[in-house]
């Protein structure tokens, strides 16, 4: 220098252009003498900027970061 992949909650990961989710974790309640476990509930995210579209995590362009291959 060129090609490819990835970026979503605190972490690990889903999500056919039409409601943003799961598990673990955190906080609170119930249960218990208490802890753990169980159960109920809550908080919490689409890498950034544009474009297409009635509507974008999703499609297109540019940029950023990380990984990987070639030279």
């Nucleotide at each position: 220098g060129g090609g490819g992949a990835a970026u979503u909650a605190u972490c690990u990961c889903a999500a056919u252009g039409g409601c943003a989710g799961a598990g673990a974790g955190u906080u609170g309640g119930a249960u218990c003498c208490g802890c753990a476990a169980u159960u109920c509930a809550a908080a919490g995210a689409c890498c950034u900027g544009g474009g297409u579209u009635c509507g974008a995590c999703u499609c297109c362009c540019a940029g950023a970061u990380u990984c990987u291959c070639c030279a």
RNAcentral holds the sequence, with entries from ENA. A computed fold for a 71-nucleotide RNA from Microsporidia sp. MB, annotated as transfer RNA. The organism belongs to Microsporidia, within Eukaryota. Its Rfam family is "tRNA". The family's RNA type in Rfam is transfer RNA. Rfam's curators write: Transfer RNA (tRNA) molecules are approximately 80 nucleotides in length. Their secondary structure includes four short double-helical elements and three loops (D, anti-codon, and T loops). Further hydrogen bonds mediate the characteristic L-shaped molecular structure. tRNAs have two regions of fundamental functional importance: the anti-codon, which is responsible for specific mRNA codon recognition, and the 3' end, to which the tRNAs corresponding amino acid is attached (by aminoacyl-tRNA synthetases). tRNAs cope with the degeneracy of the genetic code in two manners: having more than one tRNA (with a specific anti-codon) for a particular amino acid; and 'wobble' base-pairing, i.e. permitting non-standard base-pairing at the 3rd anti-codon position. Model confidence (mean pLDDT): 83 of 100.